[in-house]
A computed fold for a 73-nucleotide RNA from Dermatophagoides pteronyssinus, annotated as transfer RNA. NCBI's taxonomy places the organism under Eukaryota, Opisthokonta, Metazoa, Panarthropoda, Dermatophagoides. Rfam family: tRNA. Rfam classes the family as a transfer RNA. Rfam describes the family as follows. Transfer RNA (tRNA) molecules are approximately 80 nucleotides in length. The coordinates come from a structure-prediction model, not an experiment, and the mean pLDDT is 80.

RNA sequence: GGUCCUAUAGCUCAGUCGGUAGAGCGUGUGGCUGUUAACCACAAAGUCGGAGGUUCAAGCCCUCCUGGGACCG
Numbered sequence: 001g002g003u004c005c006u007a008u009a010g011c012u013c014a015g016u017c018g019g020u021a022g023a024g025c026g027u028g029u030g031g032c033u034g035u036u037a038a039c040c041a042c043a044a045a046g047u048c049g050g051a052g053g054u055u056c057a058a059g060c061c062c063u064c065c066u067g068g069g070a071c072c073g
Base pairs, nucleotide, nucleotide: 001072002071003070004069005068006067007066010025011024012023013022019056027043028042029041030040031039049065050064051063052062053061
């Protein structure tokens, strides 16, 4: 220098053919318990890496940039 993969909640990851952003863990509150843990219920937490474009509508499609990774030279 080239090709490809990847970036979504605090962490690990889903998200189908473009049509209301989710799960587990963690955290908070309550229940339960003599107490803690476990268990049960509820809740908070997201400009979907950044900027443009296409579209009635973009996490998803297109372009560029940035971070991480793999391969080739």